[in-house]
RNA sequence: CGAGUCGGCCGGGCGGCCGCGUCGACCGGGUUCGCCCGGUCGCCGAGGAAAGUCCGGACUCCACAGGGCAGGGUGGUGGGUAACGCCCACCCGGCGUGAGCCGCGGGACAGUGCCACAGAAAGGAAACCGCCUCCCCGAGCGAUCGGGGCGGUAAGGGUGAAACGGUGGUGCAAGAGACCACCAGCGCGCUGGGUGACCAGCGCGGCUCGGCAAACCCCACCCGGAGCAAGACCAGACAGGCAGCGUUCGAGGGCGGCCCGCCCGAGCUGCCGGGUAGGUCGCUUGAGGCGUGCGGCAACGCACGUCCUAGAGGGAUGGUCGCCACCGCCGGCAACGGCGGUACAGGAUCCGGCUUACAGGCCGGCUCGUCCC
Numbered sequence: 001c002g003a004g005u006c007g008g009c010c011g012g013g014c015g016g017c018c019g020c021g022u023c024g025a026c027c028g029g030g031u032u033c034g035c036c037c038g039g040u041c042g043c044c045g046a047g048g049a050a051a052g053u054c055c056g057g058a059c060u061c062c063a064c065a066g067g068g069c070a071g072g073g074u075g076g077u078g079g080g081u082a083a084c085g086c087c088c089a090c091c092c093g094g095c096g097u098g099a100g101c102c103g104c105g106g107g108a109c110a111g112u113g114c115c116a117c118a119g120a121a122a123g124g125a126a127a128c129c130g131c132c133u134c135c136c137c138g139a140g141c142g143a144u145c146g147g148g149g150c151g152g153u154a155a156g157g158g159u160g161a162a163a164c165g166g167u168g169g170u171g172c173a174a175g176a177g178a179c180c181a182c183c184a185g186c187g188c189g190c191u192g193g194g195u196g197a198c199c200a201g202c203g204c205g206g207c208u209c210g211g212c213a214a215a216c217c218c219c220a221c222c223c224g225g226a227g228c229a230a231g232a233c234c235a236g237a238c239a240g241g242c243a244g245c246g247u248u249c250g251a252g253g254g255c256g257g258c259c260c261g262c263c264c265g266a267g268c269u270g271c272c273g274g275g276u277a278g279g280u281c282g283c284u285u286g287a288g289g290c291g292u293g294c295g296g297c298a299a300c301g302c303a304c305g306u307c308c309u310a311g312a313g314g315g316a317u318g319g320u321c322g323c324c325a326c327c328g329c330c331g332g333c334a335a336c337g338g339c340g341g342u343a344c345a346g347g348a349u350c351c352g353g354c355u356u357a358c359a360g361g362c363c364g365g366c367u368c369g370u371c372c373c
Base pairs, nucleotide, nucleotide: 001369002368003367004366005365006364007363008362009361010360012324013323014322015321016320017319018318020045021044023042024041025040026039027038028037029036030035047344051355052354054353055352056351057350058349059227060226061225062224071223072222073221074220075219076090077089078088079087080086091105092103093102094101095100106218107217111216112215113212114211115210128157129156130153131152132151134149135148136147137146138145139144165183166182167181168180169179170178184208185207186205187204188203189202190201191200192199193198231281232280233279234278240272241271242270243269244268245267252264253263254262255261288307289306290305291304292303293302294301295300325342326341327340328339329338330337331336
């Protein structure tokens, strides 16, 4: 310099003017005294994904002795975490020259099932072609050849995604782990290393008996249900209904601080309607952000310091101007000027993840190739 790979971060900046929302202070008005309306000033006011709502939790209510069945989920090992299907490290397998990437990674001698098409045969299988002994018939002097049959044979051909290990030899009528040597795999045992998955070495066994569990199933572990419209508190009005008291023995009301007294007088009270309508809380300070130190390979944890950063309820966070930044086009030798553009998207109980969308840009680790010193 070129090519590549992995990770982290930003996602317009500053200022002026106008506008919006929560909260606080002050002023004015109203009020059922709870507060409401208007104005001024001040503080704060979306994201890396606020999104999809796919996992996991906090919180709330309901259910719940323990255990089991059914159902769902997870699936190499160790660790992290409040928890997870997330994250980190490692193991094994595959890919890549490499940095690295990918893996829905338990069990196929517990059982059942499936393996399209092709093929003779798709499982503890199979004889289509071929090969071979024997028998029969025919041809030929004969060697032998042709046809048929009972068998043997998985070495060769052919089919297929897949056909019972590979190479060489012995052996045989022809063959075959039938036997032998080496190699590959599997199983068992021992030794060593590792917390472990697993790895390395040695020995033994011809054991070589396919694949699919994202088919049923088996094994291990996990899971109660609903969700902030959860839930908690305050709490009406009208119609209508029921009950009690009262209308000669006067309920109740007015005058009044109270009693007496005077006056009016047929209704009055409670409950249901309804814990409904409505209001308030839940509501945002939290498994929180940032910095430093320590422990750990890391994910992460601990200690100290520091900061407060939206809480609406038809739902605010916008518009415009100037300068700057970046990109494109045009003009210009150039300096520069003009025009246009700057994504995806937006809270609604709150967190941890995953996934998806995204104009443009910044930083770092590592690998390969080429050249120079």
A computed fold for a 373-nucleotide RNA, annotated as Bacterial RNase P class A. Its Rfam family is "Bacterial RNase P class A". The family's RNA type in Rfam is ribozyme. Rfam links the family to the GO terms ribonuclease P activity, tRNA processing and dimeric ribonuclease P complex. It is recorded under the gene name rnpB. The RNAcentral record of the sequence draws on ENA.